[in-house]
């Protein structure tokens, strides 16, 4: 102390999540020890069985048992203390409770301390116990006997308490307390004995309990009005004690926005968690206080109880019964069932501590100390330790070299904690009691241990490591398998064949007897902000005003002394936390002392600030006098323009609408025009970011009634004031109710276009409604998206309404308001906002916490209703948003370019054939290329071959590489008959070689070949979406980046923008930018002009020679020309324009002018363009085949469509015949003159050329003559027949080429569409590659003849460059809406039906207090007695539990059926928004 996550990136807000820490847990998977701590959170569900309270014989009597005869023990019972402590659990409680401070002058108190006084004399019972009953039992009747420390009466009487009246000081007060006097009441129990115990009556402590006060103590207002004992008072009961605690009677009160009442949830507190802290969250174990014991009532005993293991009643359940009647209450320790993700043993012991009883000895004691079981937490402890590199094997992994695992194994040398086996054995124990002793204080001895620390020997490295993870956050990655499958994920995401993300492996990291995982709490989170935030656009200012409570509040005086502040006192419980020191081996854990406990309560002091109080004050604020401006408001008359309606002229064939039309009015007279009337609404020009009003909103005139406001003077009052829940008032428009009223416009409606529809957009019509009055509504983007008030905090520059001065009268200066505009400081995320704050501050109020659901829904209010106001959750998604940047993109804007369009010139689409293409068929028609950027394209040659494709035949280290191993001498190689279609089999015949070495006759070894046989060869198989490498295309478009530098929080900008200019980011000029780099230009080829050099094979002017002719030949370099070089164009020159620019318009010259003409050259990029079939290459796939051979057939198929060409449809022309002028290539397995055949393709023979020499080779068109005469023609040449010719092994599918015949289609080509700006287009022809030949009309050069238009940008396309808007970034083939179907999932209504706490009436009324009563009983006491005092039963009276009825209200479950939501790769219909989204 922060990280991931919204975007192409940025900056914000602003939710989600993730890293700590901590648990009574839980669940996976593992597990060696000990120690200290903890263990039913759920079902306050039910419970088998055992123990959780008993004791006293020194209180009494009784039995029985044993005796030593002295006693002693047991046992039921009476009597006493105890059983209200201990122990559980937390259901109920929101206050009768806790907690803190406090009161009790309103109490009570066994036992146990101190102190003071006493105990004196009778009496009667009774259980047990005999004896009879009754019951199954539980248990109970009846008579008769007896005892006390049981139970009664009296005597006394220091105290005490009660009545009366009196002193004293004291207290806020009701009084209290002292202290004297009177008169009245009420006591005792005795045992054991040597001291001694109890007992009774008072004071007084202690500790214990009660009761009151005041503070604080959860959500909810979708609970707003509770309450009849209510609140009060007067008596009077009644408690231990005040009290409406209860009653009678009187009064009419009490509580509440500071939240009564009413629901929901909860024991509270020390404390424990987290946290820097403030807070938040929590109450398990440890302490305290409460509550409470099957569920509900009630009392009794007693000091204490309304009692956990007491009693009574009702109730539900469980058990036992002989069916009449009993019996029970683990939320005591243990244990069972159930519930549940879960929580132990039916354990040992009273040794210790501690409690009960006892004189005591004991007895009890599941309190309590052990101890079992649980890795539930904490803490320690170990599972070994040194050496060891051949860095073994074995695993992964590799670029095959190697690297990891890894000193880790092993191996050698050691130690011995824990656990195991055997022995030892501390401290918890000191008492009490007994015994002894004693200076009477005490000493000394004995006696007691459930549990168990520790220590010793012994053997052996042996008995002990596991979990999560490894894409980012978050430490650690490789390789296989899978292939959107299986799966994984806390978010963000991963998997569609090269997955660090699934699963495995190995390797690595992290923790360690535990690791992860799941809930939950805090934290991060400042994400409810007191500490410590927000509201113009991100959520969030109320529409606006007036104005209650509250809240805040202007200058002085005094007095208080609550707030404040300082100090003392008492409290704040121990435990916990913190510090110190000590004790367990250390830590946990404990022990001791100290600090703390931030509280509260009270006492003294202080009085600056605040409050209260009192006194003044004038500046805040308000009146008053004099002036001002104003569509402020109401109410009433009144006015013109227009528009519409009626009557009346005039006038005629149309109006009218529109994008274009019709609908609709009009010959019944419109429309247009004059008169003339009526009617309703609204007010033109002035008119302005002008005026007014709280907003809403207000606009002809004139009266009338009436709010606000400014200004000037500085004359009253004297804090009167600012905000402002609630409340009240206003509040556009639309809509509603009544009644008018209706010209114009205009929802709804109707017709008409428009379109696929077209319930819209336009058009013609047209009702409500627009309008008045009255009366509801209460809502707008009611907006400056900016509450209201006050003060402070640099400035210009306008409008507007006042005032004061000055003045040269034009105006100047200065000052109060209001309303604009730019703009420093500062604020802001930025945009922006800036004395009219979104600046600085104060005070008050309203609002906000992710999107969605949803301003819904349910409940309440308001409303006639339309509906408004208030207002959730389930569920679901990781975003949702703001603002600004780059882009892209518009049916946005400007600008400018492009054969983009115009303007032309010729085409393609129509026909026949050529060619490629889909489709189709086929055994097979290999394969690719598919908008521009595929279709005369790969393919610059498919008859075999190519070839890769079918059929069929063969072959298997191979058709071809390299490398091993063995073999092989008649081996290698050569290969005739014969089989076959070949391939290939088959083997006659002929016949080899190099190198070393010896013993040179031969023999070994070798290499080459070949033969086996392993390694591996091939593959045009797959993936161009796994690649290099080429390539297309935007595009020869002019852009595309960097360095520094500035300027932005930042993406980023600027640079590259603005003004010119360019074919250009080409250049100039300005500028926060100043360079540069890629590209553009230019350097390069070629082509236009010269000029030098050189002159064969090229050229001939001039000389000279020859010929029928002809650079033929001598010889020339003048010319053309070849073919090196060099000049030349550079806006250089003038003249206009222009920023004295850059440049551009015009002209000079020049072969050639502004880049002369043409080629090469292709920026940063894009399209996951194309190409695995050119090449090369990862990865996967085939290996007697997806490899290799051969034959043969296919790639030529043919209904049907498309591209791209050639020939024509003719007279600018075809046909015949003469004649004329090129550039460019190419030739030796070539190209051939030239003789001869042939009609001709073409044969035969052949000259000369490896080539400025010789060949191809004629160029065509073009002239010029002559026919033909507009026709399917002398145009067209398709299609067939039939003879031929080359090529080739072979033209049958399936070559070209002649030559006869033959003569189809077609007479300028529908929507459409394509190239071209000059030596082009448009026509002509010539030549090459490829190739045996050729399907070439293609395809790349040649060069002939050679136009028209345009000089413009409005549209169409396409491009740049500024700008603009955007919800696009995959980037408009974008994004995105809503209903309809289909599945899921929460939710709302819903006839009704089912439960559920809780009040209210009323009705019953158990058991039990309390009265009240005398029917029946009755021992003490009185009395001689009768009887009576007392008292028990029975009856009856209140209250009253369960428990019936009876209307309601609330919460809750289920509901056929229905409602909108949410979500869900690839469904339906449309295009509602985002761009002017095509109707903002």
């Nucleotide at each position: 102390a922060g990280g991931g996550u919204u975007u192409g990136a940025u900056c914000c807000u602003g939710g989600c999540u993730c890293a700590g820490a901590g648990c009574g847990a839980a669940c996976g998977c593992u597990g060696g020890c000990g120690g200290c701590g903890u263990g039913c959170c759920u079902a306050a569900c039910a419970c088998a069985u055992g123990c959780a309270a008993g004791u006293c014989g020194a209180a009494c009597g009784c039995g029985c048992a044993c005796u030593u005869c002295g006693g002693u023990g047991c046992g039921a019972g009476u009597g006493g203390c105890g059983a209200a402590a201990g122990g559980g659990u937390g259901a109920g409680u929101a206050a009768u409770g806790c907690a803190c401070a406090g009161a009790u002058a309103a109490u009570c108190u066994a036992c146990c301390c101190u102190c003071g006084g006493g105990a004196c004399g009778g009496g009667g019972a009774u259980a047990a116990c005999a004896c009879u009953g009754g019951g199954a039992a539980a248990c109970u009747g009846g008579u008769g006997c007896u005892a006390a420390u049981a139970c009664c009466c009296g005597a006394u009487g220091u105290g005490a308490c009660c009545a009366c009246a009196c002193u004293g000081g004291c207290g806020c007060a009701u009084g209290a307390c002292a202290g004297a006097g009177u008169g009245g009441u009420a006591a005792a129990a005795u045992g054991a004995a040597u001291u001694u115990u109890g007992c009774c009556c008072g004071a007084g402590g202690a500790g214990g309990a009660a009761u009151c006060u005041g503070u604080g103590u959860c959500c909810u207002a979708u609970c707003a009005g509770c309450u009849a004992g209510u609140u009060g008072g007067u008596g009077a009961g009644g408690u231990u004690a005040c009290g409406g605690c209860u009653c009678a009677c009187c009064a009419a009160g009490g509580c509440u926005a500071a939240g009564a009442c009413g629901g929901g949830u909860a024991g509270c507190a020390g404390g424990c968690c987290u946290g820097a802290g403030a807070g938040g969250g929590u109450g398990g174990u440890c302490u305290g206080c409460c509550a409470c014991a099957c569920u509900g009532g009630g009392a009794c005993u007693g000091a204490g109880a309304c009692a956990c293991u007491g009693c009574c009643c009702a109730g539900a359940c469980u058990c036992c019964u002989a069916c009449g009647g009993g019996a029970g209450g683990c939320u005591g320790c243990a244990g069972u069932g159930g519930g549940g993700a879960a929580u132990u043993u039916u354990g040992g012991g009273c040794a210790a501590u501690g409690g009960g009883c006892g004189a005591a000895a004991g007895c009890c004691u599941g309190a309590c100390c052990c101890a079992g079981c649980g890795a539930c937490g904490c803490c320690g402890c170990g599972u070994g330790a040194a050496u060891g590199a051949a860095g073994a094997a074995g695993g992964c992994c590799u670029u095959c070299g190697g690297g990891u695992u890894g000193u880790a194994a092993a191996g050698u040398u050691c130690u011995g904690u824990c656990a195991c086996g055997g022995g030892a054995g501390a401290a918890g124990a000191a008492a009490u009691g007994u015994g002894c002793c004693u200076u009477c204080g005490g000493g000394c001895a004995u006696u007691u241990g459930a549990c168990c620390a520790u220590c010793c020997c012994g053997a052996g490295a042996g008995g002990a490591a596991g979990c999560u993870c490894u894409g980012g956050c978050u430490a650690a990655a490789c390789a296989c398998g899978u292939g959107c499958c299986a799966g994984c994920a806390g978010c963000c995401g991963c998997g569609g064949u090269a997955a660090u993300a699934c699963g495995u492996g190995u390797a690595g990291a992290g923790c360690u007897a535990g690791c992860g995982u799941u809930g939950c709490u805090c934290g991060g989170a400042u994400u409810u902000a007191c500490u410590g935030g927000g509201c113009u656009u991100a959520a969030a200012g109320g529409g606006u005003g007036u104005g209650u409570a509250g809240g805040c509040g202007g200058u002085u005086u005094u007095g208080u002394a609550a707030g404040u502040a300082a100090g003392g006192u008492g409290u704040g419980a121990a435990a916990u936390c913190c510090a110190a020191c000590g004790g367990c081996u250390c830590a946990c854990c404990c022990g001791u002392u100290g600090a703390a406990c931030u509280g509260c309560a009270u006492c003294u002091u202080a009085u600056a600030c605040u409050g209260c109080a009192u006194a003044a004050c004038u500046c805040g604020a308000g009146g008053g006098u004099c002036g001002g401006a104003g569509a402020g408001g109401a109410u009433a008359g009144c006015g013109g323009a227009a528009u519409u309606c009626u009557g009346g002229g005039u006038g005629u064939a149309g109006c009218g609408g529109u994008g274009a039309a019709a609908u609709g009015c009009g010959u019944a007279g419109a429309u247009a025009u004059c008169c003339a009337g009526g009617a309703g609404a609204a007010c033109g020009c002035c008119g302005g970011u002008g005026a007014c009003g709280a907003a809403g909103g207000u606009g002809g005139c004139u009266a009338u009634c009436u709010g606000g406001c400014c200004g000037a003077c500085a004359u009253c009052u004297g804090a009167c004031g600012c905000u402002g829940a609630a409340a009240c008032a206003c509040g556009a428009a639309a809509g509603c109710c009544a009644g008018g009223g209706g010209a114009u416009c205009a929802a709804a409606c109707g017709g008409g276009a428009u379109u696929a529809g077209a319930u819209a957009c336009c058009c013609c019509g047209g009702u409500a409604g627009u309008c008045c009055u009255g009366g509801c509504c209460c809502u707008a983007a009611a907006c400056g998206a900016u509450g209201u008030g006050c003060a402070c905090u640099u400035g210009g520059u306008g409008g507007u309404g006042g005032g004061a001065u000055c003045u040269u009268c034009g105006g100047g200066u200065c000052u109060c308001g209001c309303u604009g505009c730019c703009g420093u400081a500062g604020c802001g995320a930025a945009a922006g906002c800036g004395u009219u704050a979104a600046g600085u501050g104060c005070a008050c109020c309203g609002c906000c916490u992710g999107g969605g659901g949803a301003g819904u829904a349910c409940g309440g209010u308001c409303g006639c209703a339309a509906g408004a106001c208030u207002a959730a959750a389930a569920c679901u998604c990781a975003a949702a948003g703001g603002a600004a940047u780059u882009g892209a993109c518009g049916g946005g804007g400007g600008c400018u370019u492009a054969c983009a369009c115009a303007a032309g010139c010729g085409g393609u689409g129509g026909a026949g054939c050529a060619u490629g293409u889909u489709g189709u068929u086929c055994a097979a028609u290999u394969c690719g290329a598919u908008u521009c950027u595929a279709c005369g394209c790969g393919a610059a040659g498919a008859a075999c071959c190519u070839u890769a494709c079918c059929c069929g035949g063969g072959u298997u280290u191979g058709a071809c590489a390299u490398g091993c191993a063995c073999g092989u001498g008649g081996u290698a190689g050569u290969g005739a008959a014969c089989u076959g279609a070949a391939a290939a089999g088959g083997g006659a015949u002929c016949c080899a070689c190099c190198c070393u070495g010896u013993u040179u006759u031969a023999c070994a070894g070798g290499g080459a070949g070949c033969g086996u046989g392993c390694a591996c060869a091939g593959g045009u198989g797959c993936u161009g979406c796994a690649u290099g490498g080429c390539u297309g295309u935007c595009g020869u478009c002019a852009g595309c980046u960097c360095g520094u530098g500035u300027c932005g929080u930042g993406a980023g900008a600027u640079g590259u923008c603005g003004g010119g200019u360019u074919a250009a980011g080409u250049c100039c000029c300005u500028u926060a930018a100043c360079g540069a780099g890629c590209g553009c230009a230019a350097c390069c080829c070629u082509u236009g002009c010269u000029c030098u050099u050189a002159g064969u094979u090229g050229c001939c002017a001039g000389c000279g020679g020859a010929u029928a002719a002809u650079g033929c030949c001598g010889g020339g370099g003048a010319c053309u020309c070849u073919a090196a070089g060099a000049g030349g164009a550079c806006u250089g020159c003038c003249g206009g324009c222009g920023u004295c620019a850059a440049g551009u318009c015009g002209g000079a010259g020049g072969a050639a002018g502004g880049u002369g003409g043409g080629g090469a050259c292709g920026a940063c990029g894009u399209c996951a363009a194309g190409u695995c079939a050119u090449c090369a290459u990862g990865g996967c796939c085939c290996u007697u085949a997806c490899g290799c051979c051969c034959g043969g057939g296919g790639c030529g198929a043919c209904a049907a469509a498309c591209g791209u060409g050639c020939u024509a449809c003719a007279a600018u022309g075809g046909c015949g015949a003469g004649u004329a002028c090129a550039a460019a290539g190419g030739g030796a397995a070539g190209c051939a003159a030239g003789u001869c055949c042939g009609c001709g393709a073409g044969g035969c023979c052949a000259a000369g050329c490896a080539a400025a020499c010789c060949c191809c080779a004629a160029a065509a068109a073009g002239c010029u003559c002559g026919c033909c005469c507009c026709a399917g023609u002398u145009c067209g040449g398709a299609u067939u027949g039939g003879a031929g010719g080359c090529u080739g092994a072979a033209a049958c599918c399936c070559g070209c080429c002649u030559c006869c015949a033959u003569g189809a289609a077609g007479u300028u080509g529908g929507a459409a569409u394509c190239g071209c700006u000059a030596g082009u287009a448009a026509u002509c022809g010539c030549g090459g590659a490829u190739c045996a030949g050729c399907c070439a009309u293609g395809c790349c050069g040649c060069g002939g003849u050679g136009a028209a238009u345009g000089u413009g940008u409005u549209c169409c396309u396409a491009a740049g460059c500024c700008u603009u808007g955007u919800a696009c970034a995959c980037a408009c083939c974008g994004c995105c809406c809503g209903u309809c179907a289909a599945g899921c999932c929460a939710c709302g209504a819903a006839a009704g039906u089912c439960g559920g706490g809780a009040g209210c009436g009323c009705c019953u009324g158990a058991a039990g207090u309390c009265g009240c009563u005398a029917u029946c009983c009755u021992a003490a006491c009185c009395g001689c007695a009768a009887g009576g005092a007392g008292g028990g039963a029975g009856g009856c009276g209140c209250c009253c539990a369960c428990g019936g009825c009876g209307a309601g209200a609330c919460c809750g479950g289920c509901g056929a059926u229905u409602g909108g939501g949410a979500c869900u790769a690839a469904g339906u219909c449309g295009u509602a928004a985002c761009a002017a989204g095509g109707u903002a």
Molecule: small-subunit ribosomal RNA
Organism: metagenome